The RNA shown here (c-di-GMP-I riboswitch aptamer) has 91 nucleotides and comes from Robertmurraya korlensis NBRC 107688.
The organism belongs to Robertmurraya korlensis, within Bacteria.
Of the family's consensus pairs, 95% are formed in the model.
Model confidence (mean pLDDT): 80 of 100.
It was read from a public genome assembly, where an Rfam model found it.
[in-house]
RNA sequence: AGAUACAAAAGGCAAGAUCACCUAAAGGUGAUUCACGCAAAGCUAUAGGGGCCUCUAUCAUUGGAUUUGAUAAAGCCAGCCAGCUACUAUC
Numbered sequence: 001a002g003a004u005a006c007a008a009a010a011g012g013c014a015a016g017a018u019c020a021c022c023u024a025a026a027g028g029u030g031a032u033u034c035a036c037g038c039a040a041a042g043c044u045a046u047a048g049g050g051g052c053c054u055c056u057a058u059c060a061u062u063g064g065a066u067u068u069g070a071u072a073a074a075g076c077c078a079g080c081c082a083g084c085u086a087c088u089a090u091c
Stems, first nucleotide, its partner, number of pairs: 002091004012038002016033007036079001042084003048081002050077003054073001056072005
C1' cells in the first nucleotide's frame, strides 16, 4: 500500500416502541426504553442510479368536489445500490 471480514480484542452505531417538538407530507430532531440488526448502519442526495411525499403549478378526469391520474418543480430517504474516508485482525 492492497485484498479479505470467519473469529478475537477495543470500541461504535442503533431498528422498533413511547413522549415532545418541527413539517402540507415524506421525513427530521431530542429524550426514555430497548437492541431488529450493521465491517463502515461514518460522511456524501441533481456532481451516479433507485425509491418516497405533494403545500405549489399545468394538463386530463369527475354530474360536482376538499375526488382520481399524469407531468413539472420543490422537499425527503444513504439502515436500497453506489462514491469517498476509516479502527482492528489476517494474508